Annotation:
A computed fold for a 71-nucleotide RNA from a Selenomonadaceae bacterium, annotated as transfer RNA. Its Rfam family is "tRNA". By type it is a transfer RNA. Its mean pLDDT, the model's own confidence on a scale to 100, is 80. It was read from a public genome assembly.
[in-house]
RNA sequence: GGCGACAUAGCCAAGCGGUAAGGCCGAGGUCUGCAAAACCUCUACCCCCGGUUCGACUCCGGGUGUCGCCU
Numbered sequence: 001g002g003c004g005a006c007a008u009a010g011c012c013a014a015g016c017g018g019u020a021a022g023g024c025c026g027a028g029g030u031c032u033g034c035a036a037a038a039c040c041u042c043u044a045c046c047c048c049c050g051g052u053u054c055g056a057c058u059c060c061g062g063g064u065g066u067c068g069c070c071u
Base pairs, nucleotide, nucleotide: 001070002069003068004067005066006065007064010024011023012022018054026042027041028040029039030038047063048062049061050060051059
């Protein structure tokens, strides 16, 4: 220098155009003499900017970062 993949909650991780699953951690509550366990509830407009579309995490362009391949 060229090419590709990835970026979603504090962490892990689904999602393939129609208002974002699940698990762990955490917070509140129920239960208990207290606690643990168990159960219930709560926590992300999706890396940034722009475009396409009635509608974008999803498609397109540019950028940033991480990882990998080629030279």